The RNA shown here (transfer RNA) has 71 nucleotides and comes from Urbifossiella sp. The coordinates come from a structure-prediction model, not an experiment, and the mean pLDDT is 84. Rfam family: tRNA. Rfam classes the family as a transfer RNA. The same sequence occurs in records of 2 taxa. The sequence is in RNAcentral, with records from ENA and MGnify.
RNA sequence: ACGGGGAUCGGCUAACGGUCGGCCGCCGGCCUUUGACUCCGGAAAUGACGGUUCGAGUCCGUCUCCCCGUU
Numbered sequence: 001a002c003g004g005g006g007a008u009c010g011g012c013u014a015a016c017g018g019u020c021g022g023c024c025g026c027c028g029g030c031c032u033u034u035g036a037c038u039c040c041g042g043a044a045a046u047g048a049c050g051g052u053u054c055g056a057g058u059c060c061g062u063c064u065c066c067c068c069g070u071u
Base pairs, nucleotide, nucleotide: 001070002069003068004067005066006065007064010024011023012022013021018054026042027041028040029039047063048062049061050060051059
């Protein structure tokens, strides 16, 4: 330099172009003499900028970063 793959809550991981969900963790509550467990509730995310579309996490372009390969 070129080619291929990837980027989603704090972490891991889902999501036919039509309400971004689950588990762990965190916070609050219930329970308890207290704590833990269980149970209930809550906060929390689509790498950046554009394009297509009524509608984009998903499709297209450029860029950034990571992995693999060729040179």